Notes
Transfer RNA from a Candidatus Gastranaerophilales bacterium, 71 nucleotides, folded computationally. It was read from a public genome assembly. Its mean pLDDT, the model's own confidence on a scale to 100, is 80. Rfam family: tRNA. Rfam links the family to the GO term triplet codon-amino acid adaptor activity.
[in-house]
RNA sequence: GGCGACAUAGCCAAGUGGUAAGGCCGGGGUCUGCAAAACCUCUAUCCCCAGUUCGAAUCUGGGUGUCGCCU
Numbered sequence: 001g002g003c004g005a006c007a008u009a010g011c012c013a014a015g016u017g018g019u020a021a022g023g024c025c026g027g028g029g030u031c032u033g034c035a036a037a038a039c040c041u042c043u044a045u046c047c048c049c050a051g052u053u054c055g056a057a058u059c060u061g062g063g064u065g066u067c068g069c070c071u
Base pairs, nucleotide, nucleotide: 001070002069003068004067005066006065007064010024011023012022018054026042027041028040029039030038047063048062049061050060051059
């Protein structure tokens, strides 16, 4: 230098145009003599900018970062 993949909560991670699942951690609550366990509940500017669309995490263009392959 060329090509490709990936970026979603503090962490892991689903989602292929129509309300952003789930798990772990954490906060609050119920229960308990106190705790643990269990149960309930809370936590999202989907990397950034723009475009397409009635509607974008999702499609398109550009950018940033990480990783891989080729040279």